[in-house]
């Protein structure tokens, strides 16, 4: 520092029900597992959404793509 997920130890958890919280997008809890080698973190930058009839602001999606940054294990160097 690069690859990978056969092993082993594990970790998260989609649509979907349910309880809240919000104008909503959404977020949080319990269930639930489609998937995931960072599906851990940060709205940096693009994209979707949302507030709007439009625009302005304002918010929301990190499991929509880049990046930043940290770390399990195994193989190289």
């Nucleotide at each position: 520092c690069c690859a990978g997920a056969a092993a082993a130890a594990g970790c998260c958890a989609a649509a979907c029900c349910u309880a809240u919280c919000g104008c909503a997008a959404g977020g949080u809890g319990g269930g639930g597992a489609c998937g995931g080698a960072a599906a851990g973190c940060c709205g940096c930058g693009g994209g979707u959404c949302u507030u709007u009839c439009c625009a302005u602001u304002g918010g929301a999606c990190c499991g929509c793509c880049g990046g930043g940054u940290u770390g399990c294990c195994u193989g190289g160097a």
Notes:
c-di-GMP-I-GGC riboswitch aptamer from an uncultured Syntrophobacteraceae bacterium, 77 nucleotides, folded computationally. It matches the Rfam family "c-di-GMP-I-GGC riboswitch aptamer". Rfam 15.1 lists 1,298 matches to the family in 717 species. Model confidence (mean pLDDT): 84 of 100. The model forms 95% of the base pairs in the Rfam consensus. It was read from a public genome assembly, where an Rfam model found it.